This is a predicted structure of a 368-nucleotide RNA (Bacterial RNase P class A) from a Microbacteriaceae bacterium. It was read from a public genome assembly, where an Rfam model found it.
RNA sequence: UGGGUCGGCCAGACGGUCGCGUCAUCCGACUUCGGUCGGGUGCCGAGGAACGUCCGGGCUCCACAGAGCAGGACGGUGGGUAACACCCACCCGGAGCAAUCCGCGAGAAAGUGCAACAGAAAGCAGACCGCCAGGGGCUUCGGCCUCGGGUAAGGGUGAAACGGUGGUGUAAGAGACCACCAGCAGCCCGUGUGAUCGGGCUGGCUGGGUAAACCUCGCCCGGAGCAAGGUCAGACAGGAAGCGUUACGGGCUGCUCGCCCAGUUUCCGGGUAGACCGCUAGAGGUGUGCGGCAACGUACAUCGUAGAUAGAUGGCCGUCGAAGGCAGCAGUGCCUGGACAGAACCCGGCGUACGGUCGGCCCGUUUG
Numbered sequence: 001u002g003g004g005u006c007g008g009c010c011a012g013a014c015g016g017u018c019g020c021g022u023c024a025u026c027c028g029a030c031u032u033c034g035g036u037c038g039g040g041u042g043c044c045g046a047g048g049a050a051c052g053u054c055c056g057g058g059c060u061c062c063a064c065a066g067a068g069c070a071g072g073a074c075g076g077u078g079g080g081u082a083a084c085a086c087c088c089a090c091c092c093g094g095a096g097c098a099a100u101c102c103g104c105g106a107g108a109a110a111g112u113g114c115a116a117c118a119g120a121a122a123g124c125a126g127a128c129c130g131c132c133a134g135g136g137g138c139u140u141c142g143g144c145c146u147c148g149g150g151u152a153a154g155g156g157u158g159a160a161a162c163g164g165u166g167g168u169g170u171a172a173g174a175g176a177c178c179a180c181c182a183g184c185a186g187c188c189c190g191u192g193u194g195a196u197c198g199g200g201c202u203g204g205c206u207g208g209g210u211a212a213a214c215c216u217c218g219c220c221c222g223g224a225g226c227a228a229g230g231u232c233a234g235a236c237a238g239g240a241a242g243c244g245u246u247a248c249g250g251g252c253u254g255c256u257c258g259c260c261c262a263g264u265u266u267c268c269g270g271g272u273a274g275a276c277c278g279c280u281a282g283a284g285g286u287g288u289g290c291g292g293c294a295a296c297g298u299a300c301a302u303c304g305u306a307g308a309u310a311g312a313u314g315g316c317c318g319u320c321g322a323a324g325g326c327a328g329c330a331g332u333g334c335c336u337g338g339a340c341a342g343a344a345c346c347c348g349g350c351g352u353a354c355g356g357u358c359g360g361c362c363c364g365u366u367u368g
Stems, first nucleotide, its partner, number of pairs: 001364010012320007020045002023042008047340001051351002054349005059225004071221002074218002076090005091105001092103004106216002111214002113210002128155002130151003134147005163181006182206001184203007229277004238268006249261004284303008323336005
């Protein structure tokens, strides 16, 4: 200095001014004495992703003896965690010269299904060319044509053609047989907590891919969600009980009693709306020590200030400023002025969006 790869950090700064929201406090007005309204002052007031709402939990209500079916998620091993589909370490396989990265890493020898194009043939394989012996015909005696067969060694197609190399064998060939190698299954020894790795013996000679296709095996899972759920007083529909009398309404009936309705008093009172609680101190952050390769755990110290409800967290000015652009040989000058995006019960992850900065490592190049 060029390229690659992995990780850490920041998320414009300061001041002034005008606003907005919670809380505290002061003043004033009103008050049913609980508070409400208005004004002043003070503290604080979005994120690394607050996002998507894709996983996992806390919390709340409902359901629940236990087990199973259905449905869904997960799938190498060991560990971490409240839990996970997350994280760490390792194993195996693959990509890369390397740093490093990737695999949704069980089962395809239980069954079913699926596979474009090319090719003769693609799943209990398959004779297009070639090779081979035989029958027939022709012959210039070199061979040629034809018929039904044998053959997977050679050619050609394909992502893939039913182990590889060499030999024996044969008309030509073939695990048909043999040696070695690869792979598979079983058993044994060693190593490791384990996945696995190293080695030995035996066997049949080899039984392709796909399970984010059905399926099989193992393991896990009750449902709904803060609009969860709870408290408060009042009003209304409706219901129950009393009164309904001396005077006053209507009906049964012309009258009385009685009964019913209206009326009125008390109590109960679903849902909706309202106010309040839930609501922000929690598996919390930071630092140090200890344990651990690490994820993480633990002890001590220390910090603490968003909680709105149609939803506050903003605007302007000044100084500086990351980065960028233009001009200039240069010192420098001028211009622009910060990406993605915003809480709504709370955490742990994953995924996605995005500006800048710093560093480790790897492969080159140049110079000393």
Taxonomically the source falls in Microbacteriaceae (Bacteria, Bacillati, Actinomycetes, Micrococcales).
The coordinates come from a structure-prediction model, not an experiment, and the mean pLDDT is 75.